[in-house]
Molecule: transfer RNA
Organism: Pirellulales bacterium
RNA sequence: GCACUGGUCGUUUAGCGGCGAAGACUCCGCACCCGUAAUGCGGAAACCCCGGUUCGAGUCCGGGCCGGUGCU
Numbered sequence: 001g002c003a004c005u006g007g008u009c010g011u012u013u014a015g016c017g018g019c020g021a022a023g024a025c026u027c028c029g030c031a032c033c034c035g036u037a038a039u040g041c042g043g044a045a046a047c048c049c050c051g052g053u054u055c056g057a058g059u060c061c062g063g064g065c066c067g068g069u070g071c072u
Stems, first nucleotide, its partner, number of pairs: 001071007010025004018055001027043005048064005
């Protein structure tokens, strides 16, 4: 330099244009309890950046940035 691939709550993983962005762990509150554990219920928290397409974009397209793999 080229090709492919990935970037989503604090962490990890979903999400083939209609979403009010889902799950697990973590955190907070409540219940229960001898108990700060376990269990149950509830809550907080995220789409890498800039453009484009579209009635509508996390999702499609272009360009960046960062990581991974391969080739030279």